[in-house]
The RNA shown here (transfer RNA) has 73 nucleotides and comes from a Bacilli bacterium.
It matches the Rfam family "tRNA". Rfam classes the family as a transfer RNA.
The organism belongs to Bacilli, within Bacteria.
Model confidence (mean pLDDT): 82 of 100.
RNA sequence: GCUGAAAUAGCUCAGUAGGUAGAGCAAUUCACUCGUAAUGAAUAGGUCGCAGGUUCGACUCCUGUUUUCAGCA
Numbered sequence: 001g002c003u004g005a006a007a008u009a010g011c012u013c014a015g016u017a018g019g020u021a022g023a024g025c026a027a028u029u030c031a032c033u034c035g036u037a038a039u040g041a042a043u044a045g046g047u048c049g050c051a052g053g054u055u056c057g058a059c060u061c062c063u064g065u066u067u068u069c070a071g072c073a
Base pairs, nucleotide, nucleotide: 001072002071003070004069005068006067007066010025011024012023013022019056027043028042029041030040031039049065050064051063052062053061
């Protein structure tokens, strides 16, 4: 330099034939217990790497760009 993949909650990851985003763990609160742990219930937490475009509507389609990984040279 070229090609491909990835970027979504604090962490690990889902979520495509476009219709206003979820799980597990972690956190907080409550219940249970003499107390802790475990268990059960609830709550909070992300405008989806960034910037544009298409569309009534974009995590999703298109373009550019940043970072990481892999391959080729």